[in-house]
Molecule: transfer RNA
Organism: Candidatus Nomurabacteria bacterium
RNA sequence: GCACCCGUAGCUCAGUUGGAUAGAGUAUCUGGCUUCGAACCAGAGGGUCGGCGGUUCGAGCCCGUCCGGGUGUA
Numbered sequence: 001g002c003a004c005c006c007g008u009a010g011c012u013c014a015g016u017u018g019g020a021u022a023g024a025g026u027a028u029c030u031g032g033c034u035u036c037g038a039a040c041c042a043g044a045g046g047g048u049c050g051g052c053g054g055u056u057c058g059a060g061c062c063c064g065u066c067c068g069g070g071u072g073u074a
Stems, first nucleotide, its partner, number of pairs: 001073007010026004019057001028044005050066005
């Protein structure tokens, strides 16, 4: 350089057929329970879905380009 894959919450990821308010686990915080803590139970906060542009009535999802990471190859 070329080909392919990945980028969504602090972390690990789902969402793949374009449509309903963007989710789960974990972590953090609050409350309950407990002599205190852990565990367990309930709740809360946390996201411009990597950036920009495009298609569309509508984009996390499709297209283009750029950025970052990984694998293969000369």